[in-house]
Large-subunit ribosomal RNA, domain II from Mycolicibacterium aubagnense, 694 nucleotides, folded computationally. NCBI's taxonomy places the organism under Bacteria, Bacillati, Mycobacteriales, Mycobacterium, Mycobacterium (subgen. Mycolicibacterium). Rfam family: Bacterial large subunit ribosomal RNA. The coordinates come from a structure-prediction model, not an experiment, and the mean pLDDT is 84.
Context: one part of a larger RNA
RNA sequence: GCCUGCGAGUCAGGGACAUGUCGCGAGGUUAACCCGUGGGGGGUAGCCGUAGCGAAAGCGAGUCUGAAUAGGGCGUAUCCCAUUAUGGGUGUAGUGGCAUGUUCUGGACCCGAAGCGGAGUGAUCUACCCAUGGCCAGGGUGAAGCGCGGGUAAGACCGCGUGGAGGCCCGAACCCACUUAGGUUGAAGACUGAGGGGAUGAGCUGUGGGUAGGGGUGAAAGGCCAAUCAAACUCCGUGAUAGCUGGUUCUCCCCGAAAUGCAUUUAGGUGCAGCGUUGCGUGUUUCUUGCCGGAGGUAGAGCUACUGGAUGGCCGAUGGGCCUCACCAGGUUACUGACGUCAGCCAAACUCCGAAUGCCGGUAAGACAAAAGCGUGGCAGUGAGACGGCGGGGGAUAAGCUCCGUGCGUCGAGAGGGAAACAGCCCAGAUCGCCGACUAAGGCCCCUAAGCGUGUGCUAAGUGGAAAAGGAUGUGCAGUCGCGAAGACAACCAGGAGGUUGGCUUAGAAGCAGCCACCCUUGAAAGAGUGCGUAAUAGCUCACUGGUCAAGUGAUUGUGCGCCGAUAAUGUAGCGGGGCUCAAGCACACCGCCGAAGUCGCGGCAUCCGCAAGGAUGGGUAGGGGAGCGUCCUGCAUCCGGUGAAGCAGCCGAGUGAUCGAGUUGUGGAGGGUGUGGGAGUGAGAAUGCAGGC
Numbered sequence: 001g002c003c004u005g006c007g008a009g010u011c012a013g014g015g016a017c018a019u020g021u022c023g024c025g026a027g028g029u030u031a032a033c034c035c036g037u038g039g040g041g042g043g044u045a046g047c048c049g050u051a052g053c054g055a056a057a058g059c060g061a062g063u064c065u066g067a068a069u070a071g072g073g074c075g076u077a078u079c080c081c082a083u084u085a086u087g088g089g090u091g092u093a094g095u096g097g098c099a100u101g102u103u104c105u106g107g108a109c110c111c112g113a114a115g116c117g118g119a120g121u122g123a124u125c126u127a128c129c130c131a132u133g134g135c136c137a138g139g140g141u142g143a144a145g146c147g148c149g150g151g152u153a154a155g156a157c158c159g160c161g162u163g164g165a166g167g168c169c170c171g172a173a174c175c176c177a178c179u180u181a182g183g184u185u186g187a188a189g190a191c192u193g194a195g196g197g198g199a200u201g202a203g204c205u206g207u208g209g210g211u212a213g214g215g216g217u218g219a220a221a222g223g224c225c226a227a228u229c230a231a232a233c234u235c236c237g238u239g240a241u242a243g244c245u246g247g248u249u250c251u252c253c254c255c256g257a258a259a260u261g262c263a264u265u266u267a268g269g270u271g272c273a274g275c276g277u278u279g280c281g282u283g284u285u286u287c288u289u290g291c292c293g294g295a296g297g298u299a300g301a302g303c304u305a306c307u308g309g310a311u312g313g314c315c316g317a318u319g320g321g322c323c324u325c326a327c328c329a330g331g332u333u334a335c336u337g338a339c340g341u342c343a344g345c346c347a348a349a350c351u352c353c354g355a356a357u358g359c360c361g362g363u364a365a366g367a368c369a370a371a372a373g374c375g376u377g378g379c380a381g382u383g384a385g386a387c388g389g390c391g392g393g394g395g396a397u398a399a400g401c402u403c404c405g406u407g408c409g410u411c412g413a414g415a416g417g418g419a420a421a422c423a424g425c426c427c428a429g430a431u432c433g434c435c436g437a438c439u440a441a442g443g444c445c446c447c448u449a450a451g452c453g454u455g456u457g458c459u460a461a462g463u464g465g466a467a468a469a470g471g472a473u474g475u476g477c478a479g480u481c482g483c484g485a486a487g488a489c490a491a492c493c494a495g496g497a498g499g500u501u502g503g504c505u506u507a508g509a510a511g512c513a514g515c516c517a518c519c520c521u522u523g524a525a526a527g528a529g530u531g532c533g534u535a536a537u538a539g540c541u542c543a544c545u546g547g548u549c550a551a552g553u554g555a556u557u558g559u560g561c562g563c564c565g566a567u568a569a570u571g572u573a574g575c576g577g578g579g580c581u582c583a584a585g586c587a588c589a590c591c592g593c594c595g596a597a598g599u600c601g602c603g604g605c606a607u608c609c610g611c612a613a614g615g616a617u618g619g620g621u622a623g624g625g626g627a628g629c630g631u632c633c634u635g636c637a638u639c640c641g642g643u644g645a646a647g648c649a650g651c652c653g654a655g656u657g658a659u660c661g662a663g664u665u666g667u668g669g670a671g672g673g674u675g676u677g678g679g680a681g682u683g684a685g686a687a688u689g690c691a692g693g694c
Base pairs, nucleotide, nucleotide: 001694002693003692004691005690006689011106012105013104015103016102017101018100019099020098021097022096023095024094027048028047029046033042034041035040052059053058062074063073064072065071079089080088081087082086109247110246112244116237117236118235119234120233121232127211128210129209130208131207132206133205134204135203136201138170139169140168141166145162146161147160148159149158150157174198175197176196178195179194180193181192182191213229215225216224217223250628251627252626253625254624255623260273261272262271263270264269274382275381276379277378278377279376280375281374282373284370285372287366288365289364290363291362292361293360294359300353301351302350307347308346309345311343312342313341314340319335320333321332322331323330385411386410387409388408389406390405391404392403393402394401416427417426418425431604432603433602434601436600437599438598442594443593444592445578446577447576451591453590454589455588456587457586458585464580470564471563474561475560476559477558478557479556480555481554482553483552491548492547493546494545495544497521498520499519502516503515504514527542531540532539605618606617607616608615609614629683631680632679633678634677635676636675637674638673639672640671647667648666649665650664651663652661653660654659
């Protein structure tokens, strides 16, 4: 890992609520207990109901509050008939059992802790201690003491010997475990190889003994206490508890959510509400559209209409500076600048204004099914949402970011077609069958179903098939304003002068450093000069003019499509690919076609409504409701079986399915089926499930 078997909502209670059903019924029913073979018979205490109100005493169709014969609270069923505030009639339904759903108390659907407590078992491992034994090759160093000699007044001291000290040195056994390599499903649940440290000591070791779990022991690492230690192990309390994770077993049919609000020692839990389902009641009250009537302060806009912000001009109080001044005063000011005024602005917490939508009410119509609304019982689940559109807050007008709103959508719980692939985008909501048809989004050159469709343009960038500020005689279209056969634009030839070197400044300033002015003359035309240039002149050139040539030429605005800007990591790699250029790109218009589980056609099934004819409906997670299949045991009835039961296997057949066949063949060798009731240890693929097999 696979196979087989086992494996999870159960049971108890004179419990609670609801639904269904049965018994009795203004009543219903027993509990303990007793008798008895018995599912029988007794047992009336108690409980529920028949009356309520009050905290209660208590009173009672009333009662409580209260001073009250007041008011008010809670009650006095309903309906009918009379009267008008009362009367008459009808009369009120409960209770016990069984079943089912849910709930309460219990282990309470199953498995799962780390842990807590109690009673015991452990020091044959290991820590320390006690008692008694054992062990340490060999080599080196050479302390004290002692002897002799020297030395001294005597010493001290010195030398030579002797001596053999030491948590001394080197190094085996022995003990340890520092480095490295291997090993890592190991040879080994800690090892092996090569090196390393200690090796007369706080040394190592044998045997016997002691200390025990909040306790021991510890040269102290929370170490060790039997491969277990921040509290050992065994059994018991014990099925501890687990708002947590996992798992939870047959079928079909109908409906079908939520991821929100408030609260929470609450935030991944829960309570109430919201949203689902189902029964009963009500019956169009619901929904949509039109009309009518309302409330409102958003978008926008506005602000001399407020509150604030904020720009410029005018005016200029006050204050400051200067002058004058004994004081009082006065003058002046390129300072400050209130108020006012003119003009232009800004605001979520500004508003003189003010929509569109939306909301509320009324009314009319439509829709007669939306499985609408509302009320009330049973049962839930949900209370982590996600992305997209629109309106906003936070952030950086970042995020596949975060937080709100939306009578917005989809996914969630939604399959199908498109977007190459792609929960949340576009189209569209799958009851089943069909080798039929029409369409949606999107497509129609090939991969690939359908047009290399038609017409007119655009693009040359493979733009299409990623991107900005900014830049540019790219190119199409539409304008506006100039010049032009009295010859424009470009090019070429020629002129471009005189007063004058204008005045000033300056060392110089002559068109051309700078300042001021910018005239007049001759002329076809020529600036008191456009640029280069000189120290200053000179020189070149331009404006301007004539000629040559011969037809358009320049400026500018808007707009379509393009260009540059454009740099990344495995390999083209920013059209799905091939490939595409009067496109197979882009724009506009048109005609066809393809294309889905959409729609239609034919046939079948189911649900709901309806007398029928018929109509509508049938995606679905959590979840609610309904109907069934199958297993084991059992009551009653009935049937089969050695002329072959069950089981197993093949074939055939039936049913929407769980499944079924008293069809058949083989195997097998003794029990089994059907109908109708009852009762459950009743359905397996998952739980790192359990056991066995392979």